[in-house]
Molecule: c-di-AMP riboswitch aptamer (ydaO/yuaA leader)
Organism: Bacillota bacterium
Formats: sequence, structure tokens, C1' cells
RNA sequence: GGAACCAAUGAGCCAAAUCGUGUCAAACACGAACGGGGGACCCACUUUUUUCGGGGCGAACAUGAUGUCAUGAGGGUUGCUUUCCACCCUAGCCCGUCAGCUUACCUCGUCGGCAAGGAAAGCCUGCGCAA
Repeated sequence: GGAACCAAUGAGCCAAAUCGUGUCAAACACGAACGGGGGACCCACUUUUUUCGGGGCGAACAUGAUGUCAUGAGGGUUGCUUUCCACCCUAGCCCGUCAGCUUACCUCGUCGGCAAGGAAAGCCUGCGCAA
């Protein structure tokens, strides 16, 4: 001097997962905001009756091949959109025989994990300087 690790502060990223109030604080509760599910007429479907069961969150799927690859598709890459190139990911969990859409209405969540680019065109916002 650098890296790893730890702590604090500030500003960010993925994601719905943030903010506020009550309390000295915490737990907890409530509210706002953002998200998910259930749920009529009408419309759609009539392949379901423990069976080829069905369904939900999520980008996390499809096909082939064979147990890990390939192709396609999908998601992320730091304000946003599009195009091109490049890189990374394509998991996991839940309901419990049951749910199409769906106004009213009912109900649930606010976790967790990170430091991953370049060029062009367009748009938006903030800061500074000058007038």
C1' cells in the first nucleotide's frame, strides 16, 4: 500500500416488500402506499367425480438429449424507453381434493438477498455556475 473481514455513516440495486402514528425503547397494534389471493350476472370451459387430480406466488418455462448440456423463450445489469454487443440467472416455496373470468365484498404480504457493463437515439429529473 492492497485484499478479505468487522463496525458506523451516506447514497444505491433486485424484489410488492416502504413510510407514518401509538410506546423512552422494544414487542405489538393501527393507518397510508405498494403488491397477492378468493369472489356474481354475462362470457368462457364442459374431461372432473384420490385421480393422467387440480391450483397459487415467482422471470425461473418449453423442446430435445441424457443427468448435465444444447436450442428457443423469459428475467437482471444502477433515472426511464428502444436497438446492438457483452456478462449473469432461469430457483424455491405454498394450498390440500378445492378455486376460469368476475362489480360489490372478503382476505393476505411488507421478507430476503446484493455491488453485475459498453455504445447510439430519445425522454425525464436533480445539482452547480452565469444572467